[in-house]
RNA sequence: GCUUGCGGCGUGGAUAAGACAUGCAAGUCGAACGCAAAUCAUACUGUAGCAAUACAGUGUGGUUUUAGUGGCGAAAGGGUGCGUAACACGUGGGUAAUUUGCCUUGAAGUUGGGGAUAACUUGCCGAAAGGUGAGCUAAUACCGAAUGUGGUCUCUCGGCGGCAUCACCGAGAGUCUAAAGCUGGGGAUCUUCGGACCUGGCGCUUCAAGAUAAGCCCGCGGCCUAUCAGCUUGUUGGUAAGGUAAAAGCUUACCAAGGCAACGACGGGUAGCUGGUCUGAGAGGACGAUCAGCCACACUGGAACUGAGACACGGUCCAGACACCUACGGGUGGCAGCAGUCGAGAAUCUUUCACAAUGGGCGAAAGCCUGAUGGAGCGACGCCGCGUGGGGGAUGAAGGUCUUCGGAUCGUAAACCCCUGUCAUCUGUGAGCAAUGCCUCCCGGUCAAUAUCCGGAAGGUUGAUAGUAGCAGAAGAGGAAGGGACGGCUAACUCUGUGCCAGCAGCCGCGGUAAUACAGAGGUCCCAAGCGUUGUUCGGAUUCACUGGGCGUAAAGGGUGCGUAGGCGGCAUGGCAAGUUUGAUGUGAAAGCUCCGAGCUCAACUCGGAAAUUGCAUUGAAAACUGCCCUGCUAGAGGGGUGGAGGGGGGGCUGGAAUUCUCGGUGUAGCAGUGAAAUGCGUAGAUAUCGAGAGGAACACCAGUGGCGAAGGCGAGUCCCUGGACAACUCCUGACACUGAGGCACGAAAGCUAGGGGAGCAAACAGGAUUAGAUACCCUGGUAGUCCUAGCCGUAAACGGUGCACAUUUGCUGUGAGAGGAUUCGACCCCUUUCGUGGCGUAGCAAACGCGUUAAAUGUGCCGCCUGGGGAGUACGGUCGCAAGGUUAAAACUCAAAGAAAUUGACGGGGGCCUGCACAAGCGGUGGAGUAUGUGGCUUAAUUCGAUGCAACGCGAAGAACCUUACCUGGCCUUGACAUGCAUCUCUAAGCGUGUGAAAGCACGCGAGCUCUUCUGGGAGUAAUUUGCACAGGUGCUGCAUGGCUGUCGUCAGCUCGUGUCGUGAGAUGUUGGGUUAAGUCCCGCAACGAGCGCAACCCUUGUGUCCUGUUGCCACUCGAACUUCGGUUCGGAGCACUCUGGACAGACUGCCUGGUUCCAACCAGGAGGAAGGUGGGGAUGACGUCAAGUCAGUAUGGCCCUUACGGCCAGGGCUGCACACGUACUACAAUGCCCGGCACAGAGGGAAGCAAGACCGCAAGGUGGAGCAAAUCCCUAAAAACCGGGCUCAGUUCGGAUUGUCGUCUGCAACUCGACGGCAUGAAGCUGGAAUCGCUAGUAAUGGCGCAUCAGCUACGGCGCCGUGAAUACGUUCCCAGGCCUUGUACACACCGCCCGUCACAUCAUGAAAGCCGAUCAUACCCGAAGUCGCCGAGCUAACCCUCGGGAGGCAGGCGCCGAAGGUAAGAUUGGUGAUUGGGAU
Repeated sequence: GCUUGCGGCGUGGAUAAGACAUGCAAGUCGAACGCAAAUCAUACUGUAGCAAUACAGUGUGGUUUUAGUGGCGAAAGGGUGCGUAACACGUGGGUAAUUUGCCUUGAAGUUGGGGAUAACUUGCCGAAAGGUGAGCUAAUACCGAAUGUGGUCUCUCGGCGGCAUCACCGAGAGUCUAAAGCUGGGGAUCUUCGGACCUGGCGCUUCAAGAUAAGCCCGCGGCCUAUCAGCUUGUUGGUAAGGUAAAAGCUUACCAAGGCAACGACGGGUAGCUGGUCUGAGAGGACGAUCAGCCACACUGGAACUGAGACACGGUCCAGACACCUACGGGUGGCAGCAGUCGAGAAUCUUUCACAAUGGGCGAAAGCCUGAUGGAGCGACGCCGCGUGGGGGAUGAAGGUCUUCGGAUCGUAAACCCCUGUCAUCUGUGAGCAAUGCCUCCCGGUCAAUAUCCGGAAGGUUGAUAGUAGCAGAAGAGGAAGGGACGGCUAACUCUGUGCCAGCAGCCGCGGUAAUACAGAGGUCCCAAGCGUUGUUCGGAUUCACUGGGCGUAAAGGGUGCGUAGGCGGCAUGGCAAGUUUGAUGUGAAAGCUCCGAGCUCAACUCGGAAAUUGCAUUGAAAACUGCCCUGCUAGAGGGGUGGAGGGGGGGCUGGAAUUCUCGGUGUAGCAGUGAAAUGCGUAGAUAUCGAGAGGAACACCAGUGGCGAAGGCGAGUCCCUGGACAACUCCUGACACUGAGGCACGAAAGCUAGGGGAGCAAACAGGAUUAGAUACCCUGGUAGUCCUAGCCGUAAACGGUGCACAUUUGCUGUGAGAGGAUUCGACCCCUUUCGUGGCGUAGCAAACGCGUUAAAUGUGCCGCCUGGGGAGUACGGUCGCAAGGUUAAAACUCAAAGAAAUUGACGGGGGCCUGCACAAGCGGUGGAGUAUGUGGCUUAAUUCGAUGCAACGCGAAGAACCUUACCUGGCCUUGACAUGCAUCUCUAAGCGUGUGAAAGCACGCGAGCUCUUCUGGGAGUAAUUUGCACAGGUGCUGCAUGGCUGUCGUCAGCUCGUGUCGUGAGAUGUUGGGUUAAGUCCCGCAACGAGCGCAACCCUUGUGUCCUGUUGCCACUCGAACUUCGGUUCGGAGCACUCUGGACAGACUGCCUGGUUCCAACCAGGAGGAAGGUGGGGAUGACGUCAAGUCAGUAUGGCCCUUACGGCCAGGGCUGCACACGUACUACAAUGCCCGGCACAGAGGGAAGCAAGACCGCAAGGUGGAGCAAAUCCCUAAAAACCGGGCUCAGUUCGGAUUGUCGUCUGCAACUCGACGGCAUGAAGCUGGAAUCGCUAGUAAUGGCGCAUCAGCUACGGCGCCGUGAAUACGUUCCCAGGCCUUGUACACACCGCCCGUCACAUCAUGAAAGCCGAUCAUACCCGAAGUCGCCGAGCUAACCCUCGGGAGGCAGGCGCCGAAGGUAAGAUUGGUGAUUGGGAU
């Protein structure tokens, strides 16, 4: 928030200890006392009345009641958690340092007097509250006196005990010291008739003991903070005094100078504590509601009085704030009691009933009081229980939802049939909690007693809850189900709507047109009178790690040493018993938890018992271990003498090389510097060179993962002083050891102070370059500084990123320093061993990387440090420093990560190897011109749409005049141009014709036919039409919903799998390596062995040969005929030799040889043979995948959208539009050319609505005409360049052909927009093209022509093919581009077109500083000083006692003093808020 049927048991102001209206919450006792009042009885009097009687008064007695005196209570019960970090609480002790009303037990007593006072009456003051004076009176009120069992104090003695003073018991002496009465009953005796007296009860006093309750003291335990490190003057102790119930600086005076603190004093913050509650496996962690124990408080602060007990919740006094009343003078009040109100708040109830029960106060009792308590009410606030129905029931109803349209599901669910009756409802009946007490009456005891009193039995009386629980009956399925969720975590799925919008979300994340995540619906899941949400605590979190963590690289080893406290510590004997172990005792409240049992119908709940309470204390025992004490030991540690090694440290002296400078000589034009330069130096003589000199700093070679040192660090030689380590000897001491918070010392470089020094180098600075800029890198200069002395600073990637010490645990191999052995003449090599310093590795460890006797292994001891990233090693505070700054060290806020190691990719202006017309070497182009064509842009009614880096742009389109056509304008149609079905209508449909019109269309007329039946009228049906319904239709959208197809990397050599092995895993291996190849091609090796898709081959074509075939092909030989220029040609037969066509086969495989390399593999180079040689040339063939690449407009297709229109038809227009830009081409710019003439040689194709020959016409396009050919036959068909001859002669030309004019031809319904071609005329730009850029490695480029598809025609100069002529160049792989393999780095993984840093601008948020301003708290000093205790005074007042009557004692008022709350002043401390401006931070 939504929802809500019933009952039981619990529970309910957590914030404002904020303020409170109203009512109630503490009274009671007449058996302590006096008065008063009322009432009853009685007696008398008076008045009225005839009287009864009524009224009034008086007396006596009884009962009741208010106020007062007095007693007890009011200190309990109830509330709250402000304060308090404390002996407040818990636990265990002490009290020999104490008190204790009422209660229990025991002992003793209770005698005799006195004076007041309230009430009451009355005067006065005051608004009131109240005050005050006078007078009367009682007591269990008050005051003396007596007695003294007893007690107190002092002294003495004895006993006993302890803890120092001492305690307890007993005896003796002395001192001081008490009281109150009330009431019931009564036989004898006495009596003043009241009583005495007896007896019972309740009181009172003293003492002792107990019980209960309390006070004080002590050990131990339990919060945070060191950015609080020093605190304290009554402070610590003593003496004396005071004070208390009681110890004590509790208080005062004096004396001493102590006391506490790193085991955290003092300060600050927070907080009632506990039993317990929640959670957790436990250890712990958090909390302290209800219930119970303790404490504290009662409007705030202070104070005492009374009392057994208070410094007192419903008492007093004072001060303050607040509120109320007021006559303005003055008063009153305290809900943190129960209800209730306001306020604040997210939030917490009735102004209820009863004392019936339990308990408390008073009382002798009855009884009274009791918001304690018992009940009821309200709130789903919690726990528990019950119900909302049960059984049958398939047409699987209707309806909803989904659907693949078949069905499925809600669902036996409903309807319907048969039952039941819990709860609720109504009616009736109806408890338990009740026992006491009291009354009546009986019995027993006490007693002199049948009184009384005590005990017991019987009967009667007492119920708020409540006419409730329970029980019985009645009726009827009737009154009773919701909430959340449904992407994963997490059980549960679909549709619709929405379209990064609206919204969801605990985390990850959903939503941008197919959302299981939004919203609604259906269904499902979970829980259920509740369900969700929010907040909080614990858990998970071994994520503060005692149980139970870490620190090489993730956060984390202090820069290093010395050493204090502390922690920890070798072997052995004896003792003690603190720790330790074990037993006993006491305690550990109850409740709660657990177990067993019992009572409410069950349960919750309640009751009984047990266990537990892990603790503390006392006491007994043990003596292994730790500890302490004593005594020893030598293995740890230290010392001694001996020895060698060393850049260990400090100081002094000395040295040579080099740089620079100065002087002198020689010498001449450059030097220096750089990628290249310039600044700079130099003719005033540089650089170079020789000699001399000055000065400062650093010490080449030796030099070495070599040495020394704690680290920083230390390097010429020598002298002096000095520290440490090591070795062998084993002489001495005897645990002296290890670590080390604080502390102290050292501590690179830079920096600072003072004084020197200054050769070189060199921050800053200047200049020159570089650059877009260049406050840089490079160059020329150059000051601090670097050096020395004295002092400061105290930090570094101060790193082995690895704290110190000790011990244990396989090894191999270097090297430095010793010692020993063997050997030798002596050594070296060699062997053993110790210390140091390296490499590799076993076990083990580790997240991995890696470490591995120098551990990051296994253990022990001690120290330091860490706890997500950022904010931040920053702010504030402290501290150190001359400063710079160091050290210590947060928070707000913000993010969901930050990080480590390794893996696979990708990337790199990383590396290695390799390839490709990738570069280079060449040839020819493009980019400039004109035109064609495509695109962009612009324009337009429309210029339809798509393609957009490579991989769009002569692309879809293998051909837009209409059509195509999808676009625009206009005219029309609406079941439609097309398909299927149903129903319906009509007799026509087809076909023909008429009108109108641009056509489509509209309107109208004529008009066959088929099948069956039948009476030849007709009927039925088919086809067709009309109408209607389903539907058609859409080149409308989405290629980011898809299929299919395609492009691209790329014809690059790659991409994977099975099993095995390795790895915690991702993954690796294989596929890497050595060779080789065009190739992951092959060979060798190898924890791999095999396999698949790719490569290659198989296929087509071409190149050679053989065989077959033989027409339409061929014609060598041959036969015949014709012609002949005698060369031969043509035709026919024959033929198939050759060419050729089409088939089949052969051939090429590194097969052979030589050489190279090698493992004598693969392969490479050369050669032979061969038509062809190392995949012969070309084609087809495109792995896993990438680009959300392209295509919904080729077709198909989900979803969405349109339906008299986004569909369909028609005419015209547009797609051809033109300032411009780009791509692709053609033609050229000319002489290797152009023009004219002659002449030679192809291949591959096409042909019937076709190709078309010869012939004729036209200058030509073309026309006429038509032989032949469905084709190895005929046609298209002339091949062109080339070659031969002639012309042109370098020019805008005989180059070039655009443009334009005109005349034509052809196709076609139609060439205006908008076709092609031809003739004549015209004759533009252009003289080889900037930056840049493209193709090509051989029959290739270049160049020449020919054919075909589309097609009526054509804008083809495009596309696809064919043949002719036919080159140049490749040293080579440095560079550009692309790619492959290996390796490396990575903070990238939508993967470098990545990621990402800082300033600036804008906005928001939190925070630091800041002139100040405003609070809060605390402490100090001083001032003022209420109430009050205490002390002093007390001239005023004064009943009890004393008195010699005068007074006195005592007391009171009053005054003074100390202390003293609130208040004031001053200067502070801490803390909070705010603040112009300003600093950084986050988003």

This is a predicted structure of a 1483-nucleotide RNA (small-subunit ribosomal RNA) from an uncultured prokaryote. Its mean pLDDT, the model's own confidence on a scale to 100, is 82. RNAcentral holds the sequence, with entries from ENA.